A computed fold for a 367-nucleotide RNA from a soil metagenome, annotated as Bacterial RNase P class A. The sequence is in RNAcentral, with records from MGnify.
RNA sequence: GUCGGCUGGGCGAUCGCCGCGUCUUUGAGACGGGGAGGAAAGUCCGGUCUCCAUAGGGCGGCGCGCCGGCUAACGGCCGGGGGGCGGCUCUCAAAGGGCCGUUCACGGAAAGUGGCACAGAAAAUAUACCGCCGCGGCUUGCCGCGGUAAGGGUGAAAUGGUGCGGCAAGAGCGCACCGCGUUGCGGGCGACCGUAACGGCAGGUCAAACCCCGCGUGGAGCAAGACCAAAUAGGGGGCGAUGCGGCGGCCCGCCGCGUUCGAGUCCCGGGUAGGUUGCUGGAGGCCGGCGGAAACGCCGGUCCUAGAUGAAUGAUCGCCGCCGUCGGCUUCGGCCGGCGGUUACAGAAACCGGCUUAUAGGCCGAC
Numbered sequence: 001g002u003c004g005g006c007u008g009g010g011c012g013a014u015c016g017c018c019g020c021g022u023c024u025u026u027g028a029g030a031c032g033g034g035g036a037g038g039a040a041a042g043u044c045c046g047g048u049c050u051c052c053a054u055a056g057g058g059c060g061g062c063g064c065g066c067c068g069g070c071u072a073a074c075g076g077c078c079g080g081g082g083g084g085c086g087g088c089u090c091u092c093a094a095a096g097g098g099c100c101g102u103u104c105a106c107g108g109a110a111a112g113u114g115g116c117a118c119a120g121a122a123a124a125u126a127u128a129c130c131g132c133c134g135c136g137g138c139u140u141g142c143c144g145c146g147g148u149a150a151g152g153g154u155g156a157a158a159u160g161g162u163g164c165g166g167c168a169a170g171a172g173c174g175c176a177c178c179g180c181g182u183u184g185c186g187g188g189c190g191a192c193c194g195u196a197a198c199g200g201c202a203g204g205u206c207a208a209a210c211c212c213c214g215c216g217u218g219g220a221g222c223a224a225g226a227c228c229a230a231a232u233a234g235g236g237g238g239c240g241a242u243g244c245g246g247c248g249g250c251c252c253g254c255c256g257c258g259u260u261c262g263a264g265u266c267c268c269g270g271g272u273a274g275g276u277u278g279c280u281g282g283a284g285g286c287c288g289g290c291g292g293a294a295a296c297g298c299c300g301g302u303c304c305u306a307g308a309u310g311a312a313u314g315a316u317c318g319c320c321g322c323c324g325u326c327g328g329c330u331u332c333g334g335c336c337g338g339c340g341g342u343u344a345c346a347g348a349a350a351c352c353g354g355c356u357u358a359u360a361g362g363c364c365g366a367c
Stems, first nucleotide, its partner, number of pairs: 001367007009320007017035002020032005037345001041356002044354005049221004061217005066080005081106001082104009107212002112210002114206003129152002131148008160178006179201001180199008225277004235268005243257005284303008321342009
C1' cells in the first nucleotide's frame, strides 16, 4: 500500500426540537422519562401484514437451475462434489499425486433450429494458403494433377493428447497410456468417485440465442387498508305553505309565482377537507446451558430501546479518551508537559430476513 473482518468515542452542563406519562389547567405551563444506523442508503431478492381477484385444468409469460442441509421464505447462508486459477509439498526433474486458498450463471450443445466480428484457404453437409510426398510436363525451378490435417501461418476458438510402429509423405491407419462414450461392479443419502470390459470414437464454441428438461409462480402495495366526519354542492325519504318576488322606511293590505313541476325544515346515504387507526413488543436484543462439523435449532434467565407526517433526533462548552506535532526525562518498555484536531459514509417513515454499494480514524488478520 491492497484486500477482508470488528469498531464507528464516553460523561456532564446550558439552550433548542419531536413524542410519552403525571399534575395544574381557558389558552398553556411545570416536572419526570425517551429520541437514528452499521449501513437507517440502493429498493435488488424473500417474507409478515392489507385489499382486490380466484371452481378445476391447459397454453403462454416470468423466475430459478451441481448435491445435501438450514430457514417463515429466498436468487440468502452452511457443508460437500466437479471445473478454472494460484501457492506449498512429495519427486533429481517432468508427468502425476497430496494439502491449502480462491473463483464459477455449475441442468441439456452425442434432440432440433441458428449465430460465430476481424484475420484466415477453411468457423463446420466442411475445407489444401504455405509446407511435405507421389506422378506428369518443360523454359531445371517452376507449372499442372493427385495424396496428406504431422509441421507453419490466421484466430478467442482449427477436427482428441503423448509415445512407438507404420507410410511415398501422412493420418486412430495399428498399438500402449491418458481422454471420451456405453455397459457392469464397488463406495457414497446424493452430486460424484474408483475400477473392469467393450467401442477407434460421438464430440469446435455459444443455451445471460431460440429451444428442450425439471421446479416454482395471481395482482397491487402502509399514499395498503379500516374508522370518525365539517362547510358547500349533488342524491334519497318524511312533514309541508308557516314560503318567495314586486309595491314599501315598517306593519296591514294588494298583485304575481309556488302548493302533482315542492319554498322551507328534519332525517338518511355516498364522497371531500380534517382527524383517528394501521404504528411499532418483534421470525426482537443480550447472557448462559445443551444438540450439531457448520449454517442453525431447543431450553432457561434478563432487557424494552424513535414513531415523526413539509416530516423531530440539533448546537455550544468543559473533563476524560483517541490522534497529530513540538519539547523534556528515561531503567528504552514508556512517562510528563505545551499546541492543534476529534474530522468518514450517511440520516428512520409499516415491519422483518438477506444481498449489494459507501465509509475518516483505530484494532486484528492475509498478501